[in-house]
Context: one part of a larger RNA
RNA sequence: GAACAAACGCUGGCGGCGUGCCUAACACAUGCAAGUCGUACGAGAAAGGGUCUUUCGGGACCUGAGUAAAGUGGCGCACGGGUGAGUAACGCGUGGAUAAUCUGCCCUUCAGUUGGGAAUAACUCAUCGAAAGGUGGGCUAAUACCGAAUAAUACUGUAAGACCUCGGUCGAUCAGUCAAAGAGAGCCUCUGCUUGCGUGCCCUCGCUGAAGGAUGAGUCCGCGUACCAUUAGCUAGUUGGUAGGGUAAUGGCCUACCAAGGCGACGAUGGUUAGCUGGUCUGAGAGGAUGAUCAGCCACACUGGAACUGAGACACGGUCCAGGCUCCUACGGGAGGCAGCAGUGAGGAAUCUUGCGCAAUGGGGGCAACCCUGACGCAGCAACGCCGCGUGAGUGAGGAAGGUCUUCGGAUUGUAAAGCUCUGUCGGAUGGAAAGAACCGCAUAGAGGUAAAUAGCCUCUAUGUCUGACGGUACCAUCAAAGGAAGCACCGGCUAACUCCGUGCCAGCAGCCGCGGUAAUACGGGGGGUGCAAGCGUUGUUC
Numbered sequence: 001g002a003a004c005a006a007a008c009g010c011u012g013g014c015g016g017c018g019u020g021c022c023u024a025a026c027a028c029a030u031g032c033a034a035g036u037c038g039u040a041c042g043a044g045a046a047a048g049g050g051u052c053u054u055u056c057g058g059g060a061c062c063u064g065a066g067u068a069a070a071g072u073g074g075c076g077c078a079c080g081g082g083u084g085a086g087u088a089a090c091g092c093g094u095g096g097a098u099a100a101u102c103u104g105c106c107c108u109u110c111a112g113u114u115g116g117g118a119a120u121a122a123c124u125c126a127u128c129g130a131a132a133g134g135u136g137g138g139c140u141a142a143u144a145c146c147g148a149a150u151a152a153u154a155c156u157g158u159a160a161g162a163c164c165u166c167g168g169u170c171g172a173u174c175a176g177u178c179a180a181a182g183a184g185a186g187c188c189u190c191u192g193c194u195u196g197c198g199u200g201c202c203c204u205c206g207c208u209g210a211a212g213g214a215u216g217a218g219u220c221c222g223c224g225u226a227c228c229a230u231u232a233g234c235u236a237g238u239u240g241g242u243a244g245g246g247u248a249a250u251g252g253c254c255u256a257c258c259a260a261g262g263c264g265a266c267g268a269u270g271g272u273u274a275g276c277u278g279g280u281c282u283g284a285g286a287g288g289a290u291g292a293u294c295a296g297c298c299a300c301a302c303u304g305g306a307a308c309u310g311a312g313a314c315a316c317g318g319u320c321c322a323g324g325c326u327c328c329u330a331c332g333g334g335a336g337g338c339a340g341c342a343g344u345g346a347g348g349a350a351u352c353u354u355g356c357g358c359a360a361u362g363g364g365g366g367c368a369a370c371c372c373u374g375a376c377g378c379a380g381c382a383a384c385g386c387c388g389c390g391u392g393a394g395u396g397a398g399g400a401a402g403g404u405c406u407u408c409g410g411a412u413u414g415u416a417a418a419g420c421u422c423u424g425u426c427g428g429a430u431g432g433a434a435a436g437a438a439c440c441g442c443a444u445a446g447a448g449g450u451a452a453a454u455a456g457c458c459u460c461u462a463u464g465u466c467u468g469a470c471g472g473u474a475c476c477a478u479c480a481a482a483g484g485a486a487g488c489a490c491c492g493g494c495u496a497a498c499u500c501c502g503u504g505c506c507a508g509c510a511g512c513c514g515c516g517g518u519a520a521u522a523c524g525g526g527g528g529g530u531g532c533a534a535g536c537g538u539u540g541u542u543c
Stems, first nucleotide, its partner, number of pairs: 001543004006539005013389006019382002021347001026345003030342003035075003040072002048063006082300003091225008101217002106213008114148001116146002123138006154177004161170003182205003186201002191198003226272003233263003238260008275297004279290004302323005325336004353379001355378003361375001362373004392422004402413004426484001428479005436470001441465010487532005492513003498527005508515002
């Protein structure tokens, strides 16, 4: 000099864009943060309103409504969001390998979607419990569950043969094995019943098997990746082999047997510290320091352990066990997990609102409408940072008054003020007023496809309509008015800027050298000056 997720002191007008628990991975009240689908399924209220009736207590029916809440089932909950405790490691970075692998949803292609069965929740009855929650009997549905049929380019076996790095890869043929689920709109041409319906036709969405793709993920390897040798030896599933098990998959991953290996001064083992990277800061560079915000990867979710479900987890707002802590209890037993967003306490020098909205972008579900979304978009607080603007401009000498100094002549503050003439940024008031909106849906019209069809459905086009949290915000115009808006540090040298008074090695200053013991440009105050400026200094840290 530069920088900072900064803090502290004094001061503080506005705006834009960013940033905001670095400490206790300490404990958490409260609310919200993951749901959705009635076009999978069975069932299905109430309040309110209306009509009728009444013995005036009420009752019946319609509506509310096939709505709400609950349940079975599907998909999602493995994303998104947080944190950096652990980890010196194939964790990360980079480049490869997978002839050792998987991949829901999505895209392409091929083939199918036949025909049956038995349950169970909800519900109801009984019953246990303070509660959380159970137990037993009975009823019922499905795209839930289970057999059967059929099927190959799948799987298993067989194996002519082909390739070749000689141990594997591919493989004609043959045999065996494995699947499914329906829902919705429209129509009556075919077909069934029969005259408007569906089991039929047709379309859409699904379902099953297979192949390929895309995406995502798993695993392995080369190289790089902190400090300590005042850590020198470490290792028995240890190193390798054979066989088997296990996994989506290689492998001591696991087991049995066999061999006795494997690592290490090119630093094993042990210890300390630490998430890694793109980047960030600094520097001419080389390098050094760092890893907040944003992005990629990893790890974790009260602590430790475990598996279940699933395409994917050994799962932050899932399950089970153990532990500690907190809460409820009828003492028998139960409930919980903010390192999600806000917020509270504690710790600390120190770090924000228990806000608004799904309008946009993105995500989940759904045919869709739509619902959910503390992701996100916004607003709030904080000079915490960067950037921009303002706090007025011109004129004005009797160089006013006052202050300070003085050699008492004057000098300086100082064109500074006042006065006069103007301007109108910001702030204030009034009025006008965007873009962010594209879709989707609906209505009308048209074109194309499917088809028996002028239904319906699908695709496309045009016009209209509809959707804004921010917010009457940005921006613009008008009005009034110099009015509301300057401080902080320093002035001995380094280092730009000097005098007076007070003090008297005291009080104090200080980054270094050093000042102060009676004339202190170094302490404290005044005047003056210098530097920066809505900031200025100090402290801390890095280069």
This is a predicted structure of a 543-nucleotide part of an RNA (small-subunit ribosomal RNA, 5' domain) from a metagenome.